Predicted 3D model of a 1431-nucleotide RNA (small-subunit ribosomal RNA) from an uncultured Lachnospiraceae bacterium. Model confidence (mean pLDDT): 85 of 100. The RNAcentral record of the sequence draws on ENA, Greengenes and SILVA.
[in-house]
RNA sequence: GAUGAACGCUGGCGGCGUGCCUAACACAUGCAAGUCGAGCGGCGGGGUAUGCUUCGGCGUAUGUCGCAGCGGCGGACGGGUGAGUAACGCGUGGGCAAUUUGCCCUUUGCACCGGGAUAACAGCUGGAAACGGCUGAUAAUACCGGAUAAGCGCACGGCGCGGCAUCGCGCAGGGCGAAAAGAUUUAUCGGCAAAGGAGAAGCCCGCGUCCAAUUAGGUAGUUGGCGGUGUAAUAGACCACCAAGCCGACGAUUGGUAGCCGGCCUGAGAGGGUGAACGGUCACAUUGGGACUGAGACACGGCCCAAACUCCUACGGGAGGCAGCAGUGGGGAAUAUUGCACAAUGGAGGGAACUCUGAUGCAGCAACGCCGCGUGAAGGAAGAAGGCUUUCGGGUCGUAAACUUUUUUAGGUGGGGAAGAUAAUGACGGUACCCACAGAAUAAGCCCCGGCUAACUACGUGCCAGCAGCCGCGGUAAUACGUAGGGGGCAAGCGUUAUCCGGAAUUACUAGGGCGUAAAGGGUGAGUAGGCGGUUAGGCAAGUCAUAUGUGAAAGCCCGGGUCUUAAGCCCGGGAUUGCAUAAGAAACUGUUUGACUAGAGUACAGGAGAGGUAAGCGGAAUUCCAUGUGUAGCGGUGAAAUGCGUAGAUAUAUGGAAGAACACCGGUGGCGAAGGCGGCUUACUGGACUGAAACUGACGCUGAGUCACGAAAGCGUGGGGAGCAAACAGGAUUAGAUACCCUGGUAGUCCACGCCGUAAACGAUGAGCGCUAGGUGUCGGGGAGAGAUUCUCGGUGCCGCAGCAAACGCAAUAAGCGCUCCGCCUGGGGAGUACGGCCGCAAGGCUGAAACUCAAAGGAAUUGACGGGGACCCGCACAAGCGGUGGAGCAUGUGGUUUAAUUCGAAGCAACGCGAAGAACCUUACCAAGGCUUGACAUCCCUCUGACCGGAUUAGAGAUAAUCCUUUCCUUCGGGACAGAGGAGACAGGUGGUGCAUGGUUGUCGUCAGCUCGUGUCGUGAGAUGUUGGGUUAAGUCCCGCAACGAGCGCAACCCUUGUCUUUAGUAGCUACAUUAAGGUGGGCACUCUAAAGAGACUGCCGCAGUGAAUGCGGAGGAAGGUGGGGACGACGUCAAAUCAUCAUGCCCCUUAUGUCUUGGGCAACACACGUGCUACAAUGGCUCCUACAAAGUGAAGCGAAGCCGCGAGGCGGAGCAAACCACAAAAAGGAGUCCCAGUUCGGAUUGCAGGCUGCAACCCGCCUGCAUGAAGUUGGAAUCGCUAGUAAUCGCGAAUCAGAAUGUCGCGGUGAAUACGUUCCCGGGUCUUGUACACACCGCCCGUCACACCAUGGGAGCUCGAAGCGCCCAAAGACCGUGACCCAACCCUCGGGAGGGAGCGGGCUAAGGUGAAGCGAACGACUGGGGUG
Repeated sequence: GAUGAACGCUGGCGGCGUGCCUAACACAUGCAAGUCGAGCGGCGGGGUAUGCUUCGGCGUAUGUCGCAGCGGCGGACGGGUGAGUAACGCGUGGGCAAUUUGCCCUUUGCACCGGGAUAACAGCUGGAAACGGCUGAUAAUACCGGAUAAGCGCACGGCGCGGCAUCGCGCAGGGCGAAAAGAUUUAUCGGCAAAGGAGAAGCCCGCGUCCAAUUAGGUAGUUGGCGGUGUAAUAGACCACCAAGCCGACGAUUGGUAGCCGGCCUGAGAGGGUGAACGGUCACAUUGGGACUGAGACACGGCCCAAACUCCUACGGGAGGCAGCAGUGGGGAAUAUUGCACAAUGGAGGGAACUCUGAUGCAGCAACGCCGCGUGAAGGAAGAAGGCUUUCGGGUCGUAAACUUUUUUAGGUGGGGAAGAUAAUGACGGUACCCACAGAAUAAGCCCCGGCUAACUACGUGCCAGCAGCCGCGGUAAUACGUAGGGGGCAAGCGUUAUCCGGAAUUACUAGGGCGUAAAGGGUGAGUAGGCGGUUAGGCAAGUCAUAUGUGAAAGCCCGGGUCUUAAGCCCGGGAUUGCAUAAGAAACUGUUUGACUAGAGUACAGGAGAGGUAAGCGGAAUUCCAUGUGUAGCGGUGAAAUGCGUAGAUAUAUGGAAGAACACCGGUGGCGAAGGCGGCUUACUGGACUGAAACUGACGCUGAGUCACGAAAGCGUGGGGAGCAAACAGGAUUAGAUACCCUGGUAGUCCACGCCGUAAACGAUGAGCGCUAGGUGUCGGGGAGAGAUUCUCGGUGCCGCAGCAAACGCAAUAAGCGCUCCGCCUGGGGAGUACGGCCGCAAGGCUGAAACUCAAAGGAAUUGACGGGGACCCGCACAAGCGGUGGAGCAUGUGGUUUAAUUCGAAGCAACGCGAAGAACCUUACCAAGGCUUGACAUCCCUCUGACCGGAUUAGAGAUAAUCCUUUCCUUCGGGACAGAGGAGACAGGUGGUGCAUGGUUGUCGUCAGCUCGUGUCGUGAGAUGUUGGGUUAAGUCCCGCAACGAGCGCAACCCUUGUCUUUAGUAGCUACAUUAAGGUGGGCACUCUAAAGAGACUGCCGCAGUGAAUGCGGAGGAAGGUGGGGACGACGUCAAAUCAUCAUGCCCCUUAUGUCUUGGGCAACACACGUGCUACAAUGGCUCCUACAAAGUGAAGCGAAGCCGCGAGGCGGAGCAAACCACAAAAAGGAGUCCCAGUUCGGAUUGCAGGCUGCAACCCGCCUGCAUGAAGUUGGAAUCGCUAGUAAUCGCGAAUCAGAAUGUCGCGGUGAAUACGUUCCCGGGUCUUGUACACACCGCCCGUCACACCAUGGGAGCUCGAAGCGCCCAAAGACCGUGACCCAACCCUCGGGAGGGAGCGGGCUAAGGUGAAGCGAACGACUGGGGUG
C1' cells in the first nucleotide's frame, strides 16, 4: 500500500459498487421453460342466427373462451458452483487434403400418386397411491410405400489441372440409390434436395503452465505394422494377428497441492502473491455407471440401474435431488429479502396479437469498499465561570463559550414534477430535480502521545494491577500501567486481528550476493555426458538484426475528450498489449560445413636433478633377552616417595649369541609426489617434472554432474611376527576425592602378507586452467654470455614490499589484485550432521539428510578497560631482620547474643566494635510503666478580659498540677496605645516518625598512590590511537634525551604553620656577668637564657668521579642543618547507590485529645555466653622503706586556692595571692641508697566485710575517694595475629577538654632512650609497559554436564483403528454391441401358403457398485522408552 474480510468502540446523508472465502453439508415452502388452435381430432363453457319439439329439450350454421391429448420447435441457451482435474484442461500460435452444423442469409431446383395405424374419447376393469390393463372408434405438417432427380451419394473405367506424403480439385460417360406437407383471415407462413455464407462445434500439433529425487526407473494395448470395427471425422479409440518396441536425469513414473486465463494487489523495474466481483474457457449437478432422443447432451429443474439419505404407504409398493432465485437448519470470526416488474435489454415459442422468462431491470438489508456533502459562518477579551496545573505570581482549555450579526447544503413540511419511450406500454416512483416555509435548529467519534513516530503534565498504583509491533516499561516522585486535563493524527469513521507484496540488493535471472578468519572449496586425481574454446578464406542462415502482414476478444491499464452540479461511476476515440506466426531480406558475431595455418596442446631427439613408486638383497649403532666371567648391596624411580628388581647375586662391567623394529650425523622455511605421503646402502622394474634445440602432428584444448581409482591414523577379518613403545587393565603415589596428570608393570595394537573401512584442524582452514599487473632479497635444478667480478633467462621454493583488494586482520606475479571458462558449496543460532527412509560396510560406522519446537540473537575482526596460580620493571613496616605487644588471667570499656515493660537509636570486612558519646544517679533521654494537657512546652496572626509578669506563703498530690492569700506597670491628645498574663476561634505549631536507594552539606576509603584529562594537529571507515609509549632518572607524568606531535589544565613539588642555627629590634611579672641579700628580694644592666616580631640560611650552589658535554647518582669540602633537614596542614579525575534524614538543612510520605507535650518512677548499668579495644599483673632491669635533683605544655573567677592548724587518710577549718611569663594547681616520675632472696611470695591486687570522706534536691537500682581487714585468678600465654626504621619503638610521669561529681578512654606535653633492614624469591596492597581472554554487574566474572521438579513438541515401540490409490480373483445391475430368435408383428411383395423386414425372449464378452486376497503407502491412538527444548 492492498482486502469478498472479521472483531472492538462509535455512527448524519447521498451516489456507484460489493456481500457463504467455512459443510460440492442437509433441505420445508413458493417460483426459476415453455409455447404454438395459422399442424390435428376432440371435450367443456358462454354469444348470435336458425330448424325441430312430446316444451323437458334436441339439431344446424357461425363466432368466441378454455382444456388435456397427438404433433412441431425449445427444455444442449440463459442461471449456479469449483468437488474433480498437473491434463492439449487452460493460454498462445497453427493445422483438418481427417470433419459436422437445427434455427438465420444468398442462389438453384422441386413438392406427384397412394396406404395403414394410434392417443385423446367411450365402455369394462386392476391398484391405497403412483400408475395402469383390455375392447372399440378417429385425425394430422405423426408414420409408411411408390414416382420424379438439375444437383447429390456410391462403385467403375477415361481425360485435365494442382499439391503437403497419404492425396486434392475439375470435366464428360453410362450403371445403381435416396426427397417433400401442408396451414391460412389470400397478405403470407411453412416443406424437400443441392451449393455457398455467417455463427457454432469436434479432432490434431509447436511452445508455455506448482512442489518433492528421503519418488529412479516406468510401460503388455504398452510402441509400431497389416487387416478390420467404429465415428460427423483422424487415431490402439476398439478387435484379431505380427514385431519388440516406447518414455526417462532437458526429470519419466509416483506422491502432494491446485480449475486455467484476461486480469487484480504490490513493486522503480525485473519480479512476487493472487484468480472474489466483470469477461473468456473447462469441469460438475446427492455418489457411481449407462445409454436414449436430438443439428447439438451421454443432458442441473429428461430417462434407466446401483449406493447412501429423506419422505408417503392400506406394507403389496411408490416419490425425491436448491453447486437456479428467495428462504431454513447446520458449520463458522463471518456474508442479505421466502420483495416489485417484464416498463427497458436479451432469450424461447408463435404469421401475429401475445404467453413465458428469480436471465435481466429495480427496490430492501449491511459504513463491506470507493467517492462526495454536512454537523455551521463572521465578529467577539472583563481573556467570564468551570476544569486541569502551579514556583501561588500565574499558565492553559481559549475566540473556544456566552453575546451580536448572518446563512440553510443535508434532514423536516407544503407545492410542482421529468428523461429513461422512434406510435402504445414506466416496476423503479410522486423517484431524481425545481420552488416556497421554519429554525443553528436534528447530526463526532476513534486511536495515539518512551524511541522508531507527530503529540506532556498531574494524580492513583508500587515487579502488584497491568502494557508491549521491536527495543523494553512497572520494586513510592512511571511523559511507557489506570484515570484526568492538555496535545497529535485520522474522521462517519477509527483502531485491532488475519493474509499478500514492498522496504529485503535478506535466493542476487538483471552491471543485483558470496565462499582465508563471519555460513560456504568437494581429501586428491583420471575421465563420460554437458558447458566453454586459437589464426585465416569461402558456403549456409539455426541463433542474431531490420522491414512488412496476420493475430494479440471485450472489459481493465495509460492518454485525450464527453456526461451525471463535483467526484467515484459511466460513455467515445487513441495508445499500449514488450508475445506468437508467416513472408521476402542482411551476414559482422555465435553456430554449422569445406579448405588452409602454427603462437595453444602433443610427439620424437640431447641432457642433468630428485626421501617419486614397487620388489629383492645387504649393513652398522642402540634397546631388550639368553649364556658365561668379574664383582657386591643395592638398583630403579620422583617435587618427595612408594609399588617394582636384587644375597636364589641384581644394577654396573666384559665376551659371545638371539630377535624384532627404526635408520643418528649429513638434514636445510632443501628435494620429489595429484593428494595422503616419502629419509641407511645396493640392484632390478617403473611414473612424472625440468632444461636445450626446433624435426614432426595440426586445435588434437580447458573444466568436469554422474562414474572409476587413490586416500594419514585408528579400527575390522585371516595367517604370521612381536625387541622397544603402549589404549584397556593392575599396583604405587598425589588429592577432600583422583576412575587423571607422575611412577612401576602390562595386553590388544604398532611390524609383514592379503582383504575391508573411506574418515581427519585430509589446512595454505585459500577448487582447476589461461592471460595481464612496480620492485627488492635468499635458495633448489637447468641453460646462455664473460678471463673474472658478475649478469641474462626458464622452472620450482621462501621472505619483504607498491598499486589494487579487504569489515578489519591481512593478501600482494606461488594474489585474497584485474579479467575469461568450468565445477563444488553457502543463505540467522539452537534442535542436528540428529531422526526417519534409502545406498554402502563383517562390524564399528560412513554417505545422503529433514521437521516440530525454541531464541533475538549466534558469529568475525578490531578497540578501551578489568582480570590471569602470564611476562618484564618499580614502590610501600608488604615480606625479611629486629624490639615490644594481642590471643591465656582479673578488671575496665564497646559490640553480638540472650533477657526484659524497656534494656532508645545509629555504625557492620579492611574503612563497625574506649565508634556518634569531649564524660546516662535526676536532667541528658530519643525507650518503658503510670498520671496529666489538647491552638498545645515553642513561633506568627485575630478577638475578649485583666493589669500585670516576677517574687513570697498555705493546703492536696509521687509530681506535673489545682485552689487560696500577700505584693505589684509604662505612655497618653484620656479616645486609646505599648508590654505582659488569662480565656476563646481557626489558620497552624510540633514529631530523635519513614525513606542516606529522592537530596544538600559533611565525612570515610582506595591514597599523599602518581596519576587523570583537554585544545589543535596527525593516523584509523570507526570504536579509538598518538601526545601520556621508548632510553635513562626521580619520592613523584620529577627531570633530561628521543619521537607526528605541539601546547595546556587538575594533581606532584613549592608557597602556609611548627621545629633545628644565627642576626636585628624589644626587656616585664622573664634573665642576672656587677653590687647586695635569708630570698632576682633590691639597685644596676639586657651581655647570656628566654620571650615574640622581622630577617638571614640550603640552591646539588662548589670540587672530584660516573653518566649521552644531559637529567641525575656517588663521594668530598664548607655548614647548626645536605640532597623534599624533621613534623603538620594540604587529598587530582573518580570508585564503593560507602556513612549520616538522630548535628544541621531538605523533597515526598505518615501522626494530629497523638508517633506532639508535661511529670514521677524505671531503663539505657540486665548476664549462661562469644568477640574487639585497653588497664593491671604474673615479678629481682622487681616490690617495699628512706633520701633527693632535673621538665615541658597547659588550666584557673559559680574558678585555682597558698601558708598555718586538725585528721593515719580521703579530707576539714582557713583564707593570703591570682582574670595570671607575677598567684595557685604543682608533688614530676622513671633516678639514688637500704632491704627482701625466687615463694603464689614483702609478687599480684580482684572480690568481700566494716568504718569513713567528697560532690550533689538525691549516690538503693547506679558515682568517686580513704583507712583497717580479706587476699581470687595469674608463674609470660595454642592456632593465629598487631604496631614500629630514630629522638622512633619501649618505658616514665605531667596537663587539658567534657564536667556538680564521676577515665584504665581521648587529645596534648616533656623525661630516659634502643635493636635491626642481607635483600625483593615469597605473602598483602599499589604503579608502568606488554600478552591472552568466550569477562564489561568486569574473576566475588563467565560458564559445562549429570541429578531433582514442571511444561512442550518429537523419535522408537508389542500392537490396534482408520483412510486413499493401484493390482489379482469372484459375483454382476442398467445398458449399447454381437449372436440367436422355435414366440410375436398393421403398412411392402405375393401364387395368400408365405417372403422381406422388425420385435419380445435367451445367450456372449464388456462393465458400476459389492465381496475377497496379497504387497506397499498415509494418518490417529499406544504401556514403556530415547534424546531435545524452555523454566